A computed fold for a 476-nucleotide part of an RNA from a sediment metagenome, annotated as small-subunit ribosomal RNA, 3' major domain. Model confidence (mean pLDDT): 84 of 100.
Context: one part of a larger RNA
RNA sequence: UGACGGGGGCCCGCACAAGCGGAGGAACAUGUGGUUUAAUUCGAUGAUACGCGAGGAACCUUACCCGGGCUUGAACUGCAGCGGAACGGCGCGGAAACGCGCCGGCGAGCGAUCGCCGCUGCGGAGGUGCUGCAUGGUUGUCGUCAGCUCGUGCCGUGAGGUGUCGGCUCAAGUGCCAUAACGAGCGCAACCCCUGUCUCCAGUUGCCAUCAGGCAGUGCUGGGCACUCUGGAGGGACUGCCGUCGUAAGAUGCGAGGAAGGGGGGGAUGACGUCAAAUCAGCACGGCCCUUACGUCCGGGGCUACACACGUGUUACAAUGGGGGGCACAGCAGGGUGCUACCUGGCGACAGGAUGCCAAUCCGGAAAUCCCCUCCCAGUUCGGACUGGAGUCUGCAACCCGACUCCACGAAGCUGGAUUCGCUAGUAAUCGCGCAUCAGCCACGGCGCGGUGAAUACGUUCCCGGGCCUUGUACA
Numbered sequence: 001u002g003a004c005g006g007g008g009g010c011c012c013g014c015a016c017a018a019g020c021g022g023a024g025g026a027a028c029a030u031g032u033g034g035u036u037u038a039a040u041u042c043g044a045u046g047a048u049a050c051g052c053g054a055g056g057a058a059c060c061u062u063a064c065c066c067g068g069g070c071u072u073g074a075a076c077u078g079c080a081g082c083g084g085a086a087c088g089g090c091g092c093g094g095a096a097a098c099g100c101g102c103c104g105g106c107g108a109g110c111g112a113u114c115g116c117c118g119c120u121g122c123g124g125a126g127g128u129g130c131u132g133c134a135u136g137g138u139u140g141u142c143g144u145c146a147g148c149u150c151g152u153g154c155c156g157u158g159a160g161g162u163g164u165c166g167g168c169u170c171a172a173g174u175g176c177c178a179u180a181a182c183g184a185g186c187g188c189a190a191c192c193c194c195u196g197u198c199u200c201c202a203g204u205u206g207c208c209a210u211c212a213g214g215c216a217g218u219g220c221u222g223g224g225c226a227c228u229c230u231g232g233a234g235g236g237a238c239u240g241c242c243g244u245c246g247u248a249a250g251a252u253g254c255g256a257g258g259a260a261g262g263g264g265g266g267g268a269u270g271a272c273g274u275c276a277a278a279u280c281a282g283c284a285c286g287g288c289c290c291u292u293a294c295g296u297c298c299g300g301g302g303c304u305a306c307a308c309a310c311g312u313g314u315u316a317c318a319a320u321g322g323g324g325g326g327c328a329c330a331g332c333a334g335g336g337u338g339c340u341a342c343c344u345g346g347c348g349a350c351a352g353g354a355u356g357c358c359a360a361u362c363c364g365g366a367a368a369u370c371c372c373c374u375c376c377c378a379g380u381u382c383g384g385a386c387u388g389g390a391g392u393c394u395g396c397a398a399c400c401c402g403a404c405u406c407c408a409c410g411a412a413g414c415u416g417g418a419u420u421c422g423c424u425a426g427u428a429a430u431c432g433c434g435c436a437u438c439a440g441c442c443a444c445g446g447c448g449c450g451g452u453g454a455a456u457a458c459g460u461u462c463c464c465g466g467g468c469c470u471u472g473u474a475c476a
Base pairs, nucleotide, nucleotide: 001476002475003473004472005471007470008469009468010467011466012465013464015460016459019423020422021421022420023419026315027314028313029312030311031310032309033308034306035305042053043052064301065300066299067298068297069296070295076124077123078122079121080120081119082118083117084116087104088103089102090101091100092099093098107114108113126290127289129288130287131286135284136283137279138278139277140275142273147186148185149184150183151182152181153162154161155160166177167176168175192267193266194265195264197235198234199233200232201231202230203229206225207224211222212221213220238261241255242253243252244251245250317416321375322374323373324372325371326370334363335362338357339356342353343352344351345350382413387408388407389406390405391404392403393402429452430451431450432449433448434447435446
């Protein structure tokens, strides 16, 4: 100087407390450990691994295993020799890759030759092989925490200290005061984006607001940008005003005005550094290793195994509920070998027609909610696993190993031990909708969107993490 203390003081955080809903019990989905296996490819492992890399494993992917092939190699490139236009098609063997064979076809330039293809040979190739303890880049975490430093000066033999301490204040090393310090940098804040209000500009969405026409009905038509909206530019909030407290910074008021207050709400933004943290399998790269194979192609299998154990989720155990019927109201997005109105067939998944839309123009029943009926507390009209049968669709192909539909079957489960997680407001809880990936999909995942919409916070003693000052130390 740090680090640590079951030392002290001060202060924060869904850290506790106060509340609401979960997990831990059940079934299933998914990831992991373990075990098994020819292989169950590899990585991630307290917090900071475990619905993680995977934003799509039937083949492909694919890196693993078995078997069959190829070696100048699947791709790229330089040179030499030989042959042939390039290219297209066919036959045989074969699971395919591949091997063997046949036919058509003959480019540019006067020409040497050139371009392209094949064979032979030489030089490079190729490797998801190893090392994240050789690295770049990127990322997680402490932590959006308020810290981390420098120049000059001053103090100290020196390591170093001071500044950065103290008082008040703040979300903040935020500011004010004080001060052997005076300044400055990286952080904080602000500048950026979305959202809430208004104005202006612009109108192939919106409106009978206004005028006219028309219809069974509809902005349907003419017409118009007022309103809604769309998308561009600005205004607006600053403790600016008033009261109280304070030297000030600032705090406070069911004060005013205002759509909005005292940081309006959300996002992006992550200091010096820590964990030899993660990644050589995204990519790049040093070293090492393989080179008729540790490269590469193909067929099949595996990554989907299953006595078990754990994590994350989904669905439930029901009556603020289940079932049937009827009636409403969104937003973000997406759509061309795509989204599809409508019609027909089918109980249905879907199929066959047909129409509109390269889309503010066409497409897509929101659900919970509300109203009526029913069930009457039961392993049930709860719950839907598992299994049998019959089908639909995608795809070369659903046996291993797809999703969906219909009928039948109806399991465990009656609120879950110790323990443990999330959340402070349009939040939790609850309800549906969209998108990426994608032929299809094991999505109950991820990322977004809107609908309905709470409870509680006395307080900081205690648990956890953190900041500042101080104290002890045999630790560095």